[in-house]
Molecule: Bacterial RNase P class A
Organism: Acidiferrobacterales bacterium
RNA sequence: GGAGUCGGCCAGACAGUCGCGGGACUUCGGUUCCGAGGAAAGUCCGGGCUCCACAGGGCAAGGUGCCAGGUAACGCCUGGGGGGCGCGAGCCCACGGAAAGUGCCACAGAAAAUAUACCGCCUACGUCUGCGCGUUUCGGCGCGCCGGCCGGUAAGGGUGAAAUGGUGCGGUAAGAGCGCACCGCGCGGGUGGCAACACCCGUGGCAGGGUAAACCCCACCUGGAGCAAGACCGAAUAGGGGGACGUUAGGAUGCUGCCCGCAUUGUCCCCGGGUAGGUCGCUCGAGGCCGGCGGUGACGCCGGUCCCAGAUGAAUGGCUGUCCACGACAGAACCCGGCUUACCGGCCGACUCCUUGU
Numbered sequence: 001g002g003a004g005u006c007g008g009c010c011a012g013a014c015a016g017u018c019g020c021g022g023g024a025c026u027u028c029g030g031u032u033c034c035g036a037g038g039a040a041a042g043u044c045c046g047g048g049c050u051c052c053a054c055a056g057g058g059c060a061a062g063g064u065g066c067c068a069g070g071u072a073a074c075g076c077c078u079g080g081g082g083g084g085c086g087c088g089a090g091c092c093c094a095c096g097g098a099a100a101g102u103g104c105c106a107c108a109g110a111a112a113a114u115a116u117a118c119c120g121c122c123u124a125c126g127u128c129u130g131c132g133c134g135u136u137u138c139g140g141c142g143c144g145c146c147g148g149c150c151g152g153u154a155a156g157g158g159u160g161a162a163a164u165g166g167u168g169c170g171g172u173a174a175g176a177g178c179g180c181a182c183c184g185c186g187c188g189g190g191u192g193g194c195a196a197c198a199c200c201c202g203u204g205g206c207a208g209g210g211u212a213a214a215c216c217c218c219a220c221c222u223g224g225a226g227c228a229a230g231a232c233c234g235a236a237u238a239g240g241g242g243g244a245c246g247u248u249a250g251g252a253u254g255c256u257g258c259c260c261g262c263a264u265u266g267u268c269c270c271c272g273g274g275u276a277g278g279u280c281g282c283u284c285g286a287g288g289c290c291g292g293c294g295g296u297g298a299c300g301c302c303g304g305u306c307c308c309a310g311a312u313g314a315a316u317g318g319c320u321g322u323c324c325a326c327g328a329c330a331g332a333a334c335c336c337g338g339c340u341u342a343c344c345g346g347c348c349g350a351c352u353c354c355u356u357g358u
Base pairs, nucleotide, nucleotide: 001354002353003352004351005350006349007348008347009346010345012323013322014321015320016319017318018317020035021034022033023032024031025030037329041340042339044338045337046336047335048334049226050225051224052223061222062221063220064219065218066080067079068078069077070076081095082093083092084091085090096217097216101215102214103211104210105209118157119156120153121152122151126149127148128147130145131144132143133142134141135140165183166182167181168180169179170178184206185204186203187202188201189200190199191198192197230280231279232278233277240271241270242269243268244267245266251265252264253263254262255261287306288305289304290303291302292301293300294299324327
């Protein structure tokens, strides 16, 4: 100098002026302070808070899935193990179980799983034809050779994303874990590690394809609804309950078409529920910043310091001036921890690889 990896941060700045939402003070004129984000977003996880439900246990349903730790909790984070990618810094992985059962595996291919055999290889064994030799009681019989069939085989070819461990030597008619060595795998043991796991030793010729973000099995977790949660105050009108008065007479309506019976229907007073509306919930919090200590780290503990939107037709804006690198994605609505997605441009730190100079 070039190429790259990881982590953190900023998100036009300053001044004037006029407004908007909220708090405090007020002599009611006003003064003063605060006023969007790193994602306020998607609403995908986890929790606080509120109401409802709930003895305990089980089933169902949903979720999570290597190990250890962090945390209020998590599907998040940190550290580690295993696998994959990269020369490397680093990055990616739902990463329990396929010898419990079921399902599925397009096309091609013999066969996609109780296995099977298209081409090929083989003729030892069995059998048939032919030839040769030997033998004969002339029917045959024995041996050898060539070829076919039955058969053997799964080395090789071919199909496929995937074909019943891999490589080599021996072996064989040809082959094959058929035998052996090494690698892989299963089982048993030992050593190290909290563990996942790693390494070593012994042993078994080898279980017998893949797929569980397919059903399923195993282990663990989960009650439901959400601030329009929920609590308080509370009209008018209508309706509910109680008491007093009036009438025990009649009418109307309903049960029932008629009779009987029953209920409702009047005035005044009191009580309670709910609606409109208002108040609370509402923002001081698993809080921010600084420092110290513990820890590899996530994080924890201690001390100091700060107050940082709280609306409910719902504020956060307009104008002017100066400057620059000319400004992206985007706007709170109960709160917090994560994840994911969107984003102009720029800054800082750590590290890797290549090249060059000293």